[in-house]
Context: one part of a larger RNA
RNA sequence: GGAUGAACGUUGGCGGAAUGCCUAACACAUGCAAGUCGGACGGGAGGCAUCCUCUUGGUGUUUCCAAUGGCGGACGGGUGAGUAACGCGUAAGAACUUGCCCCUGGGAGGGGUACAACGGCUGGAAACGGUUGCUAAUACCCCAUACGCUAAGGAACAAAAGGGAGGGAUUCGCCCAAGGAGGGGCUUGCGUCUGAUUAGCUUGUUGGUGAGGCAAUGGCUUACCAAGGCAACGAUCAAUAGCUAGUCUGAGAGGAUGAUCAGCCACACUGGGACUGAGACACAGCCCAGACUCCUACGGGAGGCAGCAAUGGGGAAUCUUCCGCAAUGGGCGAAAGCCUGACGGAGCAAUGCCGUGUGGAGGUAGAAGGCCCACGGGUCGUAAACUCCUUUUCUCAGAGAAGAAGCAGUGACGGUAUCUCAGGAAUAAGCAUCGGCUAACUCUGUGCCAGCAGCCACGGUAAGACAGGGGAUGCAAGCGUUAUCC
Numbered sequence: 001g002g003a004u005g006a007a008c009g010u011u012g013g014c015g016g017a018a019u020g021c022c023u024a025a026c027a028c029a030u031g032c033a034a035g036u037c038g039g040a041c042g043g044g045a046g047g048c049a050u051c052c053u054c055u056u057g058g059u060g061u062u063u064c065c066a067a068u069g070g071c072g073g074a075c076g077g078g079u080g081a082g083u084a085a086c087g088c089g090u091a092a093g094a095a096c097u098u099g100c101c102c103c104u105g106g107g108a109g110g111g112g113u114a115c116a117a118c119g120g121c122u123g124g125a126a127a128c129g130g131u132u133g134c135u136a137a138u139a140c141c142c143c144a145u146a147c148g149c150u151a152a153g154g155a156a157c158a159a160a161a162g163g164g165a166g167g168g169a170u171u172c173g174c175c176c177a178a179g180g181a182g183g184g185g186c187u188u189g190c191g192u193c194u195g196a197u198u199a200g201c202u203u204g205u206u207g208g209u210g211a212g213g214c215a216a217u218g219g220c221u222u223a224c225c226a227a228g229g230c231a232a233c234g235a236u237c238a239a240u241a242g243c244u245a246g247u248c249u250g251a252g253a254g255g256a257u258g259a260u261c262a263g264c265c266a267c268a269c270u271g272g273g274a275c276u277g278a279g280a281c282a283c284a285g286c287c288c289a290g291a292c293u294c295c296u297a298c299g300g301g302a303g304g305c306a307g308c309a310a311u312g313g314g315g316a317a318u319c320u321u322c323c324g325c326a327a328u329g330g331g332c333g334a335a336a337g338c339c340u341g342a343c344g345g346a347g348c349a350a351u352g353c354c355g356u357g358u359g360g361a362g363g364u365a366g367a368a369g370g371c372c373c374a375c376g377g378g379u380c381g382u383a384a385a386c387u388c389c390u391u392u393u394c395u396c397a398g399a400g401a402a403g404a405a406g407c408a409g410u411g412a413c414g415g416u417a418u419c420u421c422a423g424g425a426a427u428a429a430g431c432a433u434c435g436g437c438u439a440a441c442u443c444u445g446u447g448c449c450a451g452c453a454g455c456c457a458c459g460g461u462a463a464g465a466c467a468g469g470g471g472a473u474g475c476a477a478g479c480g481u482u483a484u485c486c
Stems, first nucleotide, its partner, number of pairs: 001486004006482005013356004018351001019349002021314001026312002030309003035071003040068001043065009078267003087192007096184003101180002104177004109143005118133006148157001149154001163172003194238002200230003205227008242264003246257004269290005292303004320346001322345003328342001329340004359389004369380004394423002397420003403413001430475005435456003441470005451458001
């Protein structure tokens, strides 16, 4: 000198586009953050219309509700505790998988059953149940049919919903097989911080065979056999740490760093476990154990903000319990649409960056006043006053978007941006420094005191270094200090 997710002191006009718990992965009141489908399916409760046999009715249509079923809750969002590792980066590889999507070729024959919901009885304070009876399906099951194997004798195994909508054309689905796209799992070469005041480490350890297991390779697991494997090119142990693209600095080499944004990984109160599923060993799923908090009728139950806001606490320190699904994107749906604290916006903060303003021109009796003085004057100083002008900003009023795709309709932001009229210089300057380094000097007070200070140093009666005044210098809506990096 540059830089910062900064903080502190002081001051503070506006706009744009960014950023905002670096500390306690501390504890969390409250609300919201993942639902959707009635065009899969049975039922319950209504509304409206209509028909009569009058009623506890039928038919049509429509709304809501929980349940069965399907798809999605493995994405999106958060955090960086752990991890020195094939975790990440890069370059390769073979023994795999893949819902939805695309493409291709086939197929969907026959039959059966249960369990919710619901009704009856019933337990419990509640959470939640028990028992019995009925019932539907794109729920579940059986038979048939299909590829494929082989020692060529032959034996075994395994599908489906012809469902929904429509008057129909047709469309949305279902099953099997091959391929694709994108995604995921696995293996390997190389790279990836510090310590030797850590020198030896290892027994499923290293390799083989058989078996098991997995989507798949593999000591992944197990039995047996062999005794290997790693290490001074630093094993093991300890300490620290998410990694990268990048960011800061530097002429570069390098050094430091990993906030925001993007990719990967890991985690979801702590530890463990599996279930379901194409995919999880699953943040707002399940089970067990633990700590903590809450409810309780003491028998027993409920919870997990490292989602968005918010609260307490910690801290030098970090925001609103806001608006909207209008856009982009996601889930479900045939669609209308519903959901979406993703996202789009607004709010707060000079936290930084960029832009802009706080007026312009003229104006010497060089006014008054302050300060200095050798008492002549000098300086603040064209600065002010005063005259003329302008209106970026500001206030008021009027008009008023684009962002909307897709014929129409649809905008949270927002009466915002922007434009026009009117008003009036009106609403808007500070901070630090002035001994040298280092741009900028004098007076008064103080008297090794009070104080200053980055280093040298200053202050003990004429202090350009302390404090105040005047003046000056630098930067400027900031300025200075502190901390950290180059």
Molecule: small-subunit ribosomal RNA, 5' domain
Organism: Adiantum capillus-veneris